[in-house]
Molecule: transfer RNA
Organism: Candidatus Woesebacteria bacterium UBA5073
This record gives sequence, C1' cells and structure tokens, in this order.
RNA sequence: CGGGGUGUGGCUCAGCUGGUAGAGCGCUACUUUCGGGUAGUAGAGGUCCCCGGUUCGAAUCCGGGCACCCCGA
Repeated sequence: CGGGGUGUGGCUCAGCUGGUAGAGCGCUACUUUCGGGUAGUAGAGGUCCCCGGUUCGAAUCCGGGCACCCCGA
C1' cells in the first nucleotide's frame, strides 16, 4: 500500500430478505435460610464504533472515517 472480516447493555453473543433491540452470565431489591449458597419473583442497565446519505421508517442498505484481527505485497 491492496483485499477480506469484526465493532450491539458490565462480559460473551443473537438479531443483518429494513418495521423501532433481545438472550445467557453478571448487578439491585424481595421471597426462601440462623446466615451464605442454590432456587424463585420483580427491576435497573444499550441514541447498536463515529459522521453523512437513501427511505414514511435504518443495528440492518449506500458513501466516508476510526479501532482491532487475518491474508497478500
């Protein structure tokens, strides 16, 4: 320098034929226990890496960046 991939709650990931964001673990409260763990119930937590565009509507499509990984030179 060229090509490809990935980027989504604290962590690991789903959702990528456009319809307004979910799971597991973790966290908080309550129940259970003498207490803890386990189990159960409820809840908090994300402007989906950034900017712009298309659209009635974008995590998803398009363009440009950034970070990381892989391949080639």